[in-house]
Predicted 3D model of a 74-nucleotide RNA (transfer RNA) from a Nitrososphaerota archaeon.
Taxonomically the source falls in Nitrososphaerota (Archaea, Thermoproteati).
The prediction has a mean pLDDT of 84.
Its Rfam family is "tRNA". About the family: Transfer RNA (tRNA) molecules are approximately 80 nucleotides in length.

RNA sequence: GGGCGUGUAGCUCAGCCAGGCAGAGCAGAGGGCCUUUAACCCUCGGGUCGUGGGUCCGAAUCCCACCACGCCCG
Numbered sequence: 001g002g003g004c005g006u007g008u009a010g011c012u013c014a015g016c017c018a019g020g021c022a023g024a025g026c027a028g029a030g031g032g033c034c035u036u037u038a039a040c041c042c043u044c045g046g047g048u049c050g051u052g053g054g055u056c057c058g059a060a061u062c063c064c065a066c067c068a069c070g071c072c073c074g
Stems, first nucleotide, its partner, number of pairs: 001073007010026004020057001028044005050066005
């Protein structure tokens, strides 16, 4: 230098192909239960969907460029 993949909550990831309310588990906060802790149960908070731009009534999703990381080729 070229090709491919990944980037979404504090962490691990789904959703993307086929555009239409941003989600799950764990973690965190509050409460219940318990002599206490753990476990279990209920509730709650937490996101510029890597960055910028384009298309569209509408973009995590489609298009373009770029950034970071990983793998392969040279």